[in-house]
RNA sequence: GCGACUGUGGCGAAAUCGGUAGACGCCCGAGACUUAAAAUCUUGUGCCAGCAAUGGCGUGCCGGUUCGAGUCCGGCCAGUCGCACCA
Numbered sequence: 001g002c003g004a005c006u007g008u009g010g011c012g013a014a015a016u017c018g019g020u021a022g023a024c025g026c027c028c029g030a031g032a033c034u035u036a037a038a039a040u041c042u043u044g045u046g047c048c049a050g051c052a053a054u055g056g057c058g059u060g061c062c063g064g065u066u067c068g069a070g071u072c073c074g075g076c077c078a079g080u081c082g083c084a085c086c087a
Base pairs, nucleotide, nucleotide: 001083002082003081004080005079006078007077010026011025012024019067028044029043030042031041032040046057047056048055049054060076061075062074063073064072
């Protein structure tokens, strides 16, 4: 240099044909139980703002298509693998 695959919260991991994200699990917070703790159970948990209701943003980055994009198209970045080049 060429080709293939991969990139989603703090972590793992979903979302079948494009249908309006993060199911489920872990970690963590709060509560119950306990003399106390562990374990167990309940509940909350993407990020930002807000007392709340709610609003905004978010799938590696920048654009495009579409009523609608994690998913399709173009370019770029990073990682892994293969090939090529290389006295």
Model confidence (mean pLDDT): 80 of 100. This is a predicted structure of an 87-nucleotide RNA (transfer RNA) from a Nevskiaceae bacterium. Rfam family: tRNA. The family's RNA type in Rfam is transfer RNA. The sequence was found in a public genome assembly. Taxonomically the source falls in Nevskiaceae (Bacteria, Pseudomonadota, Gammaproteobacteria, Nevskiales).